[in-house]
Context: one part of a larger RNA
Molecule: small-subunit ribosomal RNA, 3' major domain
Organism: Prostheceraeus crozeri
RNA sequence: UGACGGGGGCCCGCACAAGCGGUGGAGCAUGCGGUUUAAUUCGAAGCAACGCGAAAAACCUUACCAGCUUUUGACAUCUUGGUCGCGUUCACUGGAGACAGUGAAUUCACUUCGGGUGGACCAAGACAGGUGCUGCAUGGCUGUCGUCAGCUCGUGUCGUGAGAUGUUGGGUUGAGUCCCGCAACGAGCGCAACCCCUUUCCCUAGUUGCCAUCGGGUUAUGCCGGGAACUGUAGGGAUACUGCCAGUGAUGAACUGGAGGAGGGUGGGGACGACGUCAAGUCAUCAUGGCCCUUAUGGGCUGGGCUACACACGUGCUACAAUGGAAAUUACAGAAUGAUGCAAAAUUGUGAGAUGGAGCCAAUCAUAUAAAGAUUUUCUCAGUUCGGAUUGUUCUCUGCAACUCGAGAACAUGAAGUAGGAAUCGCUAGUAAUCGCGGAUCAGAACGCCGCGGUGAAUGUGUUCACGGGUCUUGUACA
Numbered sequence: 001u002g003a004c005g006g007g008g009g010c011c012c013g014c015a016c017a018a019g020c021g022g023u024g025g026a027g028c029a030u031g032c033g034g035u036u037u038a039a040u041u042c043g044a045a046g047c048a049a050c051g052c053g054a055a056a057a058a059c060c061u062u063a064c065c066a067g068c069u070u071u072u073g074a075c076a077u078c079u080u081g082g083u084c085g086c087g088u089u090c091a092c093u094g095g096a097g098a099c100a101g102u103g104a105a106u107u108c109a110c111u112u113c114g115g116g117u118g119g120a121c122c123a124a125g126a127c128a129g130g131u132g133c134u135g136c137a138u139g140g141c142u143g144u145c146g147u148c149a150g151c152u153c154g155u156g157u158c159g160u161g162a163g164a165u166g167u168u169g170g171g172u173u174g175a176g177u178c179c180c181g182c183a184a185c186g187a188g189c190g191c192a193a194c195c196c197c198u199u200u201c202c203c204u205a206g207u208u209g210c211c212a213u214c215g216g217g218u219u220a221u222g223c224c225g226g227g228a229a230c231u232g233u234a235g236g237g238a239u240a241c242u243g244c245c246a247g248u249g250a251u252g253a254a255c256u257g258g259a260g261g262a263g264g265g266u267g268g269g270g271a272c273g274a275c276g277u278c279a280a281g282u283c284a285u286c287a288u289g290g291c292c293c294u295u296a297u298g299g300g301c302u303g304g305g306c307u308a309c310a311c312a313c314g315u316g317c318u319a320c321a322a323u324g325g326a327a328a329u330u331a332c333a334g335a336a337u338g339a340u341g342c343a344a345a346a347u348u349g350u351g352a353g354a355u356g357g358a359g360c361c362a363a364u365c366a367u368a369u370a371a372a373g374a375u376u377u378u379c380u381c382a383g384u385u386c387g388g389a390u391u392g393u394u395c396u397c398u399g400c401a402a403c404u405c406g407a408g409a410a411c412a413u414g415a416a417g418u419a420g421g422a423a424u425c426g427c428u429a430g431u432a433a434u435c436g437c438g439g440a441u442c443a444g445a446a447c448g449c450c451g452c453g454g455u456g457a458a459u460g461u462g463u464u465c466a467c468g469g470g471u472c473u474u475g476u477a478c479a
Base pairs, nucleotide, nucleotide: 001479002478003476004475005474007473008472009471010470011469012468013467015463016462019427020426021425022424023423026318027317028316029315030314031313033311034309035308042053043052064304065303066302067301068300069299070298073127077126078125079124080123081122082121083120084119087106088105089104090103091102092101093100094099108118109117110116129293130292132291133290134289138287139286140282141281142280143278145276150189151188152187153186154185155184156165157164158163169180170179171178195270196269197268198267200238201237202236203235204234205233210227211226214225215224216223241264244258245257246256247255248254320420324379325378326377327376328375329374330373336367337366338365341360342359346355347354348353386417391412392411393410394409395408396407397406433455434454435453436452437451438450439449
């Protein structure tokens, strides 16, 4: 100087407390372990692995297994020798296919006219190839402490020196934020601000959006003329700064209250992650040193597997019901997507869907009825008109193909479950809880993920204790 302490002081955090809702019990979905298997490919392992890589495993993907098959190779560059049409397209035969064979059509580009160059194939050789190993050889990228307030440097001063000082102290702040003091004076990386979205207003613009006033028209609708007010759209600008007032404070920094204001003290959210820590993660995104394979640890194909199932754990969904289930009627979003696409009206089917094809490269058309909500009726506490697993039958859709192994519909079936032990998680406001909608991936296939809006709480203003962090100090046979 650090590190550590079942030492101390101060401070902070959904850390505890105060609340609300869960998980742990049930069924199912999904990931992991284990076991099994020819194979159940590989990686991830406390927090910070386990709905994670994977924003889509029927084939493909695919790396695994079995069988079949190939060896200059599926791909790149070059050398030597040979053949000129090589090749391409179509058809047929064998085969599970890869592949092998046969036939038909097509019948060389440039040119300095030298078989010179190019192109294709065959043979040989250099080489290709490897999701093989090492993340403890690495780059790059990422997680984490942590959006925590820290980490350092120059000069000076002090100390024999390691080092110290500055950065400590008194206040204050979300903040090493700012003020005051001080052998320190300055500076850098961080903090904050500058960036984006949102909340209010103004200006500009006027279609595909809007419709107050005027006129026309309809059973009805901005439907039409028209308008530029309003809403909204998208460009520009304004506004918030402790600026003003009072009190407290050291006449400071600042704090408390108030006014005005759409908004008040960082307004809310996002992007942004200092020096470093964990030999953290990744050689399977990619790149790469070394090592290994080279008729195979490379390449191709068919089928299987990654979907197994006594069990065990994580994360979710659906419930156990009356603040509810069912039926009928009825209201109000936002954001996004659409050409190999979104697909309306209409017709049809109990339904998934089918037929159909208007319109739309989209503020124009479509996806597209938002749902919870409201109104009325019914059920009356029951394993039920709760709950929907499981199973049977018949269908729908995608796709060469749904057996292993897809999603959906109808009818029938109607399991466990009556609020979950020890324990444990999230959340402080438009948040939790609850309700639906969209998107990526995608032929098809979300209860996951990423977004969007609707309804919309309770509690706390405390720091005694448990956890994590910061700072000062103290002890140490530790470095």